[in-house]
Context: one part of a larger RNA
RNA sequence: CGAAGAGUGGAUGCCUCGACUCCAAACUCCGAUGAAGGACGUAGCUAGUUGCGAUAAGCUUCGGUGAGCCGCUAAGCAGGCUUUGACCCGGAGAUUUCCGAAUGGGGAAACCCAUCCGUCGUCAUGGGCGGAUACGGUACACUGAAAACAUAGGUGUAUCGGGGGAACUCGGCGAACUGAAACAUCUUAGUAGCCGAGGAAAAGAAAGUAAAAACGAUUCCCUUAGUAGUGGCGAGCGAAAAGGGAACAGCCCAAACCAUUGCGUACGCGCAAUGGGGUUGUAGGACUUCAAUAUGAACUACGUUUCUAUUAGCCAAAGUGUCUGGAAAGUCACACCACAGAAGGUAAUAGUCCUGUCGGCGAAAAUAGGGCGAUGUUCUAGAAUGUUCCUGAGUAAGGUCGGACACGUGUAAUCCGGCCCGAAUCUGGGAGGACCAUCUUCCAAGGCUAAAAAGGUUUGGAGAUCAAUAGUGAACAAGUACCGUGAGGGAAAGGUGAAAAGCACCCCGGUGAGGGGGAUGAAAUAGUAUCUGAAACUCUUUGCUU
Numbered sequence: 001c002g003a004a005g006a007g008u009g010g011a012u013g014c015c016u017c018g019a020c021u022c023c024a025a026a027c028u029c030c031g032a033u034g035a036a037g038g039a040c041g042u043a044g045c046u047a048g049u050u051g052c053g054a055u056a057a058g059c060u061u062c063g064g065u066g067a068g069c070c071g072c073u074a075a076g077c078a079g080g081c082u083u084u085g086a087c088c089c090g091g092a093g094a095u096u097u098c099c100g101a102a103u104g105g106g107g108a109a110a111c112c113c114a115u116c117c118g119u120c121g122u123c124a125u126g127g128g129c130g131g132a133u134a135c136g137g138u139a140c141a142c143u144g145a146a147a148a149c150a151u152a153g154g155u156g157u158a159u160c161g162g163g164g165g166a167a168c169u170c171g172g173c174g175a176a177c178u179g180a181a182a183c184a185u186c187u188u189a190g191u192a193g194c195c196g197a198g199g200a201a202a203a204g205a206a207a208g209u210a211a212a213a214a215c216g217a218u219u220c221c222c223u224u225a226g227u228a229g230u231g232g233c234g235a236g237c238g239a240a241a242a243g244g245g246a247a248c249a250g251c252c253c254a255a256a257c258c259a260u261u262g263c264g265u266a267c268g269c270g271c272a273a274u275g276g277g278g279u280u281g282u283a284g285g286a287c288u289u290c291a292a293u294a295u296g297a298a299c300u301a302c303g304u305u306u307c308u309a310u311u312a313g314c315c316a317a318a319g320u321g322u323c324u325g326g327a328a329a330g331u332c333a334c335a336c337c338a339c340a341g342a343a344g345g346u347a348a349u350a351g352u353c354c355u356g357u358c359g360g361c362g363a364a365a366a367u368a369g370g371g372c373g374a375u376g377u378u379c380u381a382g383a384a385u386g387u388u389c390c391u392g393a394g395u396a397a398g399g400u401c402g403g404a405c406a407c408g409u410g411u412a413a414u415c416c417g418g419c420c421c422g423a424a425u426c427u428g429g430g431a432g433g434a435c436c437a438u439c440u441u442c443c444a445a446g447g448c449u450a451a452a453a454a455g456g457u458u459u460g461g462a463g464a465u466c467a468a469u470a471g472u473g474a475a476c477a478a479g480u481a482c483c484g485u486g487a488g489g490g491a492a493a494g495g496u497g498a499a500a501a502g503c504a505c506c507c508c509g510g511u512g513a514g515g516g517g518g519a520u521g522a523a524a525u526a527g528u529a530u531c532u533g534a535a536a537c538u539c540u541u542u543g544c545u546u
Base pairs, nucleotide, nucleotide: 001543002542003541004540005539006538007537013531014495015494018466019465020463021462022461023460024459025458026457027456028455029164030163037099038098039097040053041052042051044077045076047073048072049071059093060092061091062090063089064088068081069080070079104113105112106111114133115132116131117130118129119128120127135161136160137159138158139157140156141155142154143153168198169197170196171195172194173193179186183232208215209214219246220245221244222243229237230236250448251447252446253392257276258275259274260273261272262271263270264269281426283391284390285389286388288384289383290382296379297378298377299376302373303372304371306370307369308368309367310366311365313361314360315359319334320333321332323330335352336351337341343355344354345353398420399419400418401417402416403415404414407433428443429442430441431440432439482489483488502530505517506516507515508514
C1' cells in the first nucleotide's frame, strides 16, 4: 500500500402524535363577585406532568353516548365503581387554601400580627369558624376652626376607580448609534423607548377638490409615481388631483323667537334654568300671512310552543374464493355499490374489513343573530313676502418665534401652538400655493356617526413549505436542564417488532457486568446501547513493497 473479516460511529434512505404559510367563518378584552401570573397542597402506595383546591385526577344538575372504567410517563400491588347507566363528551351551577392591583396593619411574595360584630367552645382566659375594617374620585348627609355667618377640615353612607394584556390603532413626551464614505443643516425618525385610551382605534358629512368642464363625507386597495417637487439641490426625502375598485349613511346642537319658573329691577326691563323652535350657502332660519293635520322612517325595555348558527352527537351502500407468503389489502377468477373511487387504519398495495366519506338527521341547557308580538321614544311636509332679527369673538386675520404639511424660510400659500395685537355680520366671510383684479367655489371659530380597513384567538380547509444540524428555541420532563447577583441567555435529545411474543430453562462469571446454549419471532447482525447502518477512526488475519 492492497484484500478480507470484525468493531466504532451515526451519515443516508424511508417515516412522522411536530412545525410553517395561506384562505374562510365565528369571536375579540379579563379584573375588588379578587384578574393575569404564581406558591403550596391534592391519588391507598406518587418522582415528574396533566387536572383540581381542605367538597382538592374531583362535587351537583341537565343533555349526549352505551360497556367498560379508576389521566399520562407506566407497568405493578391493594381496593373499588358500573345497564338502578359507570368512565367519557357537552351546557349550567357549587367549591375554589395562600400570594399577587392585594385592599385590616406589617412584610425579606406565597409569611407575621390585629380590631369590631356574630357564633361555637371553656368555670374562666387562651382558642375555632363566618363577616367587616386600604387608598383615591364623585354624590349625599352630619359635624365643624382660626373668625359672627361661612369656609377649610373631620366623620359616615353609597358608588366608581386601581392591576393585567402578544400584536394592532390613535393621542402626549421623545433619543442615539448610523448614513452623508469626516461633520454641524440634513439623515437615522417622529423610529426605538416611556405614558394614556380602545376592541378595534382614528377620520368623517366641505369656510373641500377643481378649472371654463365638473365632482360631491370619511377610510382602505390599485394606479398616478419614484412623477411634480423638496434637498450642505449632497446623502437623501417624496406627494396630490384625476382614473379604477372595496364599502356606503347620514345626523344633532348654539343663536334669533315663544312659553313657564326663579332672582334682580332705575318698573322700561335684565339675568338664569327648563321646555318648545331651529340647523343652512343655486343661502337658511326666526318673524308675518296662507294652506294642512297628512305621509313615511328609524330605534326600543320586555315576551316567545318561532327560525338559524355554535357549544356533545346519530344514521350511512357494496365481496367471496384461489395462489404466494410470517401476515393479503398483492396474484388469478367470478361479483357488487357509487350523490360515497377524499383520507386514515387493519401483519405488504382494500370503493365493498374498521373509522370515515356522499347524502341526511339532532339539543334538556347556554350564547349569538334574525322573525313575530308588544310597549314606548324619536324623526320626517308645502307656498309667499324680504321690512326687522339670528346664523358659533379675544375668534379669523396680522406681527414675532416655533412646529406640521413630500415642501429644510424659500415667491411659501395652507394647518397648529406660545407671546403681542385684533375684524366683518349677508350690501357678510373663507379659499382657489406670495399678492391684486375678475371669475369660480364654499360657509370657519360646537358636537356625534356603522361598513369597507389593522392585529389576535378558536374552528374548519388547503399547500409545486420542512422532514429531526430541517421545520417554531421547543415532534421527547422545553422556555425544561443548565449558565448568570440580576436584567437575561438558553440547549441536546424521535424510530425494536405486525404483536412484547422484551429471551422460560441450563452453563461460565463476583448471588456481577458480559457472554454461550436454548426459547420467541418472518427476521435477534430486529435484544430495549434496539429500522437502515456511509465515512473518518481502531483491531485481527493475510499478500506485496522497503
Large-subunit ribosomal RNA, domain I from a Candidatus Peregrinibacteria bacterium, 546 nucleotides, folded computationally. Taxonomically the source falls in Candidatus Peregrinibacteriota (Bacteria, Bacteria candidate phyla). RNAcentral holds the full RNA, with entries from SILVA.